[in-house]
Molecule: transfer RNA
Organism: Guillardia theta
RNA sequence: ACCUAUCUAGCUCAGUUGGUAGAGCGUCAGACUCUUAAUCUGUUGGUCGUGGGUUCGAUUCCCUCGAUAGGUG
Numbered sequence: 001a002c003c004u005a006u007c008u009a010g011c012u013c014a015g016u017u018g019g020u021a022g023a024g025c026g027u028c029a030g031a032c033u034c035u036u037a038a039u040c041u042g043u044u045g046g047u048c049g050u051g052g053g054u055u056c057g058a059u060u061c062c063c064u065c066g067a068u069a070g071g072u073g
Base pairs, nucleotide, nucleotide: 001072002071003070004069005068006067007066010025011024012023013022019056026044028042029041030040031039049065051063052062053061
């Protein structure tokens, strides 16, 4: 330099033929317990990496840039 993949909640990840985003863990509060842990219940959660385009409508399709990983030379 070129090619490929990935980027979504604090972390690990779903989200399929485009229709206003979820799970587990975690945070916080409560119940239980002499106390802690465990367990149970509730709660908290997002400019979907950046900027544009297409569309009535974009996490999803297209383009630019960036980050990470891998490959070729």